Predicted 3D model of a 266-nucleotide part of an RNA (large-subunit ribosomal RNA, domain VI) from Companilactobacillus mishanensis.
Context: one part of a larger RNA
RNA sequence: CGUAGGAAAUUUGAGAGGAGCUGUCCUUAGUACGAGAGGACCGGGAUGGACAUACCUCUGGUGUACCAGUUGUUCUGCCAAGAGCAUCGCUGGGUAGCUACGUAUGGACGGGAUAAACGCUGAAAGCAUCUAAGUGUGAAGCCCCCCUCAAGAUGAGAUUUCCCAUUCCGUUAAGGAAGUAAGAUCCGUUAGAGAAUAUGACGUAGAUAGGCUGCGGGUGGAAGUGUAGUGAUACAUGGAGCUGAGCAGUACUAAUAGAUCGAGGG
Numbered sequence: 001c002g003u004a005g006g007a008a009a010u011u012u013g014a015g016a017g018g019a020g021c022u023g024u025c026c027u028u029a030g031u032a033c034g035a036g037a038g039g040a041c042c043g044g045g046a047u048g049g050a051c052a053u054a055c056c057u058c059u060g061g062u063g064u065a066c067c068a069g070u071u072g073u074u075c076u077g078c079c080a081a082g083a084g085c086a087u088c089g090c091u092g093g094g095u096a097g098c099u100a101c102g103u104a105u106g107g108a109c110g111g112g113a114u115a116a117a118c119g120c121u122g123a124a125a126g127c128a129u130c131u132a133a134g135u136g137u138g139a140a141g142c143c144c145c146c147c148u149c150a151a152g153a154u155g156a157g158a159u160u161u162c163c164c165a166u167u168c169c170g171u172u173a174a175g176g177a178a179g180u181a182a183g184a185u186c187c188g189u190u191a192g193a194g195a196a197u198a199u200g201a202c203g204u205a206g207a208u209a210g211g212c213u214g215c216g217g218g219u220g221g222a223a224g225u226g227u228a229g230u231g232a233u234a235c236a237u238g239g240a241g242c243u244g245a246g247c248a249g250u251a252c253u254a255a256u257a258g259a260u261c262g263a264g265g266g
Stems, first nucleotide, its partner, number of pairs: 001152001005163007015149004021049007033038001051106005059100004066093005071086006110144003117137004164265001166178004183261004187203005208254003211250005217243003224237005
């Protein structure tokens, strides 16, 4: 821009893409078959491999804004307590998120038309013949079924709901312009979204983000003080102190104020 008014939502599916794999074991059954050795078809069940998709409850990884220990050195006047630098200095753990080595799920079932092949009926050719007329069975393959996208499918589809026939110019007309309606955008706070954009949530009639409070999770027993010990240190106060992303509550801070677009339908 189009989809012959303007919007919001829900959809149909022409068409396109994806997937499609396979082992072993048990049973049928030591049966059919076979002198024996050996050893099934068909059918039923279980469990794997690789691959794919989703997720983070569990098990792990990471986790340079979390906690603790510790070495050297500089600094905060000193002690104590801390901060900077040394690969995040090194080491032990670890929330959220992201992840696989983790957890789930999938390939199916079924239908249609067929290939090779096997048939029925059956002439040409009194027989025979699956084929010439006619008519069946038949594959991991083909078309559906399963998953995803999809009406720019210009063949532009369908359904539901909302907004309404304003003002001006024009010859009353074709047409043009303006302010609006439903609605949308800008702007702002933002995240299950994210390169930008887009998408989603929210904007005081408010829990959108931050802060604060509580809880959870993590770390693992803070500082100060007291007691014991010559001391290193230990114990008590005290599951202490600290705590990023988690879950709630709470308008304390910031989403204020505002601006723009947007129909008049043969």
Its Rfam family is "Bacterial large subunit ribosomal RNA". Gene Ontology terms of the family: structural constituent of ribosome and ribosome. The coordinates come from a structure-prediction model, not an experiment, and the mean pLDDT is 89.